[in-house]
RNA sequence: CCUGCGACAAGGCAAACCGCCAGAAAUGGCGAGACGCUAAGCCACCGGCCGCAAACUCCUACCGAGACAGGAGCAGGUAGCGGGGCUACCGAA
Numbered sequence: 001c002c003u004g005c006g007a008c009a010a011g012g013c014a015a016a017c018c019g020c021c022a023g024a025a026a027u028g029g030c031g032a033g034a035c036g037c038u039a040a041g042c043c044a045c046c047g048g049c050c051g052c053a054a055a056c057u058c059c060u061a062c063c064g065a066g067a068c069a070g071g072a073g074c075a076g077g078u079a080g081c082g083g084g085g086c087u088a089c090c091g092a093a
Base pairs, nucleotide, nucleotide: 005091006090012037013036018031019030020029021028022027035080041086042085043084045083046082047081048078049077050076056073057072058071059070060069
């Protein structure tokens, strides 16, 4: 010095609940608050999970004319679900 790992030090983040705002919803932002976290810093690439109102496409049913019902896809979210990628403080064992 690097990798793994994790004490010390310095610091950082902020779950639930509550208030306001955005959204159809999942959820997010701000304030307040700390369950926890050494990457709980950043990125939806992979898997999972959540949501799916409107528009569009497909399938099914109904229908024969324009609508309607159900399902799927597309689009959304979660980085505090896991993996992966990028970056970062300290250095005892």